[in-house]
RNA sequence: GCCGAAAAAGGCAAACUACCUGUGAAGGUAGGACGCAAAGCUAUGGGUCGUUAAAAAAGGCGAUCGCCAGGCUGCCGAAG
Numbered sequence: 001g002c003c004g005a006a007a008a009a010g011g012c013a014a015a016c017u018a019c020c021u022g023u024g025a026a027g028g029u030a031g032g033a034c035g036c037a038a039a040g041c042u043a044u045g046g047g048u049c050g051u052u053a054a055a056a057a058a059g060g061c062g063a064u065c066g067c068c069a070g071g072c073u074g075c076c077g078a079a080g
Stems, first nucleotide, its partner, number of pairs: 002080001003077002011036002016031006034066001040072003044069003047064006
């Protein structure tokens, strides 16, 4: 460095509920834990979702990193 334990110290927080923001996808705060070795950050490439919007489509503008990859950073040290 790769790697990921019936290890240790910890960390995060799905669904749902309440309140708030937003046309909306969704986001924030509090509670709550389905889970997560990056479930830390990043919207770069895809995917999905929203809006423009008329039956549409392309395009534009948004959302989603706990959808898949990529980039940056990080705790610990078993076996290999």